[in-house]
Notes:
A computed fold for a 704-nucleotide part of an RNA from a marine sediment metagenome, annotated as large-subunit ribosomal RNA, domain II. The full RNA is in RNAcentral, with records from MGnify. Its Rfam family is "Bacterial large subunit ribosomal RNA".
Context: one part of a larger RNA
């Protein structure tokens, strides 16, 4: 892991509700008994079951008042005043029985803790003790004492030899467990190999007794008290308590959420709102949605600087600083400093406003209708972790598949079809069935249904098929300016000149270090000089002027569609192949493809109407029109099976339950029939009654 079998919303009692039956201004017995029958027992009895009997209590029939009390009233009060509470609407409905919801209270849907007390056995392991007994090869070292010899006056000292001391040394048995390898479903629920400590001692061990669960023992590690210890094991309280977690069994048919607010020793529980469902009732030219018209409410968007704040440049004088005069504790002057009100100009603000929208909200009237809900009361209930996309915005980094309001959609609870794959993007809301038919977002070489579609342009990068700041005689479009047959641009050929070496600086400065000035003159034209270059000078060039050649040139703005910027780890940024007047990008236009959207057809169901049948208290049943039928939590209907009981009425040796196999019926749980096994008990109908449905709970027992 399969498999088979058992597995979880009961029962009791109280009050409530909704259905129903009996009785009704009333309703009901309780507890106890009587009478029959069944069971038990020997009998007395006790137990079910049926029927009577019992009028105590309950509840409703009247209420006010804290109460005596009064009473359709009554209570506060001095009150006949006002007030509360009640009556009266009386055409007033209650009590009880049984079934059902859902609540309390009890284990209260099933399992599930760690754990708290209470009593019991546990020291045959292990800790320690306490008696008795047993056990340590061999080999070292060589303490004390003694002995002899020597020294010395003497106390003593030294050498020798003798001795055998010692939590002494090396190492076996025994006792431990350092490293490390193995093993890790082991050979073994602590072990094997190597390898290492201790080995006369605070030593290891038999045998026997002795201490124990808030206690023992403990050279102390919270160890270790029977493979179990921050408090043993079993039993019991006990079905402890679990705001956790898992599981919780046929089927159809309607409706259908929530992830949100306040409060909470509250944040993954709850209560009370919201949202949902189901019953009754409400208004009918009615609400409720949608469009128009009038009418109100604001202070965002924006925009503006009148007020707040904040910030820019300029005038304009006040004051300050700084310099200078003077008759000097003051006055005057001067200022390429700082500057305030004040004026002018341009700005900025969530928590500024002189202003000032759209949109949305309230309210009024119309309109539209069936587009589809509102409101009222009472049963039942889930949610109270939401995600993401889009637009306003706070938080952060205008970081995040962040995070937190707000308004919308989707998922959640939503299938199809497209975005290759892809909750949450785009189309679209799936009642069943069709080998019809239209479209949607999207697409139309091939993989793949459908245009290698048309008609125009554009890209040359494979851009398409990732990215900025930037950077470029890539290539199209549309402008402006300027040259140009009185010949431009570009190449070629020639000039390119003089006062002058401008002046000043300087060691020199002659165009061409650098500062100043930058004139004139002859000219077709030539800068007191573009750039090279020289110590300066020299030289090359260039502006400009001429010829030659003969049609276009030069700048520059805007803009389309291209390039470069462009670096990542397995080979990979069009889903592939592939693709270049395209199968790639923009404009237009036709056409086809394409969903469970829509149509068509046939069915099935709920609902509303309306007609027809029967025929009433209500229901029913068929036909027609209309109009709905994704759906998690979760609420409402209606059924199917399986045990047992009552009643009726069957079915079975000419073959019953049960297997098993084939058919056929039902929207489905399912039923029915046939065949073949089985070998004696079982269906139907119409009511009752529950140990009443299995795939999952690391489920439970039993097999494989």
């Nucleotide at each position: 892991u399969c498999c088979a079998g058992g597995g979880a919303g009961u029962u009791a009692u109280u009050a409530u509700c909704u259905g129903u039956c009996g009785c009704a201004a009333g309703u009901u017995u309780a507890a106890u008994u009587c009478c029959g029958g069944c069971a038990u027992g020997a009998a007395a009895g006790u137990g079910c079951c049926g029927g009577g009997a019992g009028u105590a209590g309950g509840c409703g029939u009247a209420g006010a008042g804290a109460a005596a009390u009064c009473g359709a009233g009554u209570c506060c009060u001095a009150a006949u005043a006002g007030g509360g509470c009640g009556a009266a609407c009386u055409u007033u409905a209650g009590c009880g029985g049984c079934a059902g919801g859902g609540a309390a209270u009890a284990g209260a849907c099933u399992c599930g803790a760690a754990g708290c007390c209470a009593g019991u056995c546990g020291a045959u392991c292990u800790a320690c003790c306490c008696a008795u007994g047993g056990c340590c090869a061999a080999g070292g070292u060589g303490a004390a004492g003694u002995c002899u010899c020597g020294a010395g006056a003497a106390a003593u000292c030294g050498a020798g030899a003798u001795g055998g001391a010692g939590g002494c040394c090396u190492g076996a048995a025994c006792c431990g467990g350092u490293g490390u390898c193995u093993g890790u479903u082991g050979a073994a629920a602590a072990a094997g190999g190597c390898u290492c400590g201790g080995a006369u001692g605070a030593g290891c061990u038999g045998u026997g007794g002795g201490u124990c669960g808030g206690a023992g023992u403990g050279a102390a590690a919270g160890g270790c008290u029977a493979a179990u210890c921050a408090a043993g094991a079993c039993u019991g309280g006990u079905g402890a308590u679990a705001g956790c977690u898992a599981g919780u069994u046929c089927u159809c048919c309607c409706c259908g959420a929530a992830a949100u607010g306040a409060c909470u020793u509250u944040a993954g529980g709850g209560u009370c709102a919201g949202c949902c469902u189901c019953u009754a009732g409400u208004a009918a030219u009615a609400a409720g949605g949608c469009u128009u018209a009038g009418g109100a409410c604001g202070g965002u968007a924006g925009a503006g600087c009148a007020c707040a704040g904040g910030a820019u440049g300029g005038g304009c004088u006040a004051g300050g600083g700084u310099g200078g005069a003077c008759u000097a504790u003051g006055u005057c002057c001067a200022u390429a400093c700082c500057a305030a009100c004040c004026c002018c100009a341009a700005c900025c603000u969530a928590a500024c406003u002189c202003c000032g929208a759209a949109u949305u909200u309230c309210u009024u009237a119309a309109g539209u209708u069936u587009c589809u809900a509102g409101c009222u009361a009472g049963g039942g209930a889930g949610u109270g972790a939401g995600a993401c996309u889009a637009u306003g915005a706070g938080g952060g980094c205008u970081a995040a598949g962040c995070u937190u309001c707000a308004u919308a959609g989707u998922c959640g609870a939503g299938a199809g079809g497209g975005a290759a794959a892809c909750a949450g993007c785009c189309c679209a809301g799936a009642c069943c069935g069709c080998c019809a038919g239209u479209u949607a977002a999207g697409g139309u070489c091939c993989c793949u249904a459908a245009a290698a579609a048309u008609a125009g342009g554009c890209u040359a990068a494979g851009u398409g098929g990732a990215a900025a700041a930037g950077g470029a005689u890539g290539u199209g479009g549309a402008g402006u300016c300027a040259c140009u047959a009185a010949a431009a641009c570009a190449g070629c050929c020639g000039g390119g000149a003089u006062g002058u070496u401008g002046g000043c600086u300087u060691a020199g400065a002659g165009g061409c270090a650098g500062c100043c000035a930058u004139c004139a003159u002859u000219u077709a034209a030539a800068g007191a000089g573009u750039u090279c270059g020289u110590a300066a000078u020299a030289g090359a060039u260039c502006a400009c002027c001429g010829g030659u050649c003969g049609a276009g040139u030069g700048a520059u703005u805007c803009u389309g569609c291209g390039c470069c910027g462009a670096a990542g780890a397995u080979g990979a940024u069009c889903g592939g192949g592939g693709c270049u007047c395209a199968a790639g990008c923009c404009u237009a236009u036709u056409a086809c493809c394409g969903a469970a959207a829509c149509u068509g057809c046939g069915g099935g169901u709920c609902u509303u109407u309306u007609g027809a049948c029967a025929a009433u208290a209500a229901c029913g049943u068929c036909a027609a029109a209309g109009g709905g039928c994704g759906g998690u939590a979760g609420g409402g209907g209606a059924g199917c099976a399986u045990u047992c009981u009552g009643u009726g009425g069957g079915u079975g040796a000419u073959g019953a339950a049960g297997g098993u196999u084939u058919g056929a019926c039902g929207u489905g749980a399912g039923u029915c029939a046939g065949g073949c096994u089985g070998g004696a008990a079982c269906g139907c109908a119409c009511a009752g009654a529950a140990g009443a449905g299995a795939g999952c709970a690391u489920c439970c027992u039993g097999g494989a």